[in-house]
Molecule: c-di-GMP-I riboswitch aptamer
Organism: marine sediment metagenome
RNA sequence: AAAUGGCAAACUAAUCGAAAGAUUGGGACGCAAAGCCACAGGCCUAAGUCCUUUCAUUACAAGGAGAUGGCGGCUGGGUUGCCGAA
Numbered sequence: 001a002a003a004u005g006g007c008a009a010a011c012u013a014a015u016c017g018a019a020a021g022a023u024u025g026g027g028a029c030g031c032a033a034a035g036c037c038a039c040a041g042g043c044c045u046a047a048g049u050c051c052u053u054u055c056a057u058u059a060c061a062a063g064g065a066g067a068u069g070g071c072g073g074c075u076g077g078g079u080u081g082c083c084g085a086a
Base pairs, nucleotide, nucleotide: 006031007030011026012025013024014023015022016021029073035079036078037077039076040075041074042071043070044069049065050064051063052062053061
């Protein structure tokens, strides 16, 4: 090369979640690690928390910070691994 197979984007239904997003079913844009691990970078979100403004004070509201929440189908790293002809 070829073959047996595998996974499943968008969208969609249900459920969970403050959100980002996740899980399961449907569905296939793609994928040779699109198997597994949030370790480094990156990105997304901001409920609780902190700061500021308003206020006599508090509450509400608005603005900002912030991961302890996520993304492996963004990059690197670690780890395991199928077939493989002439």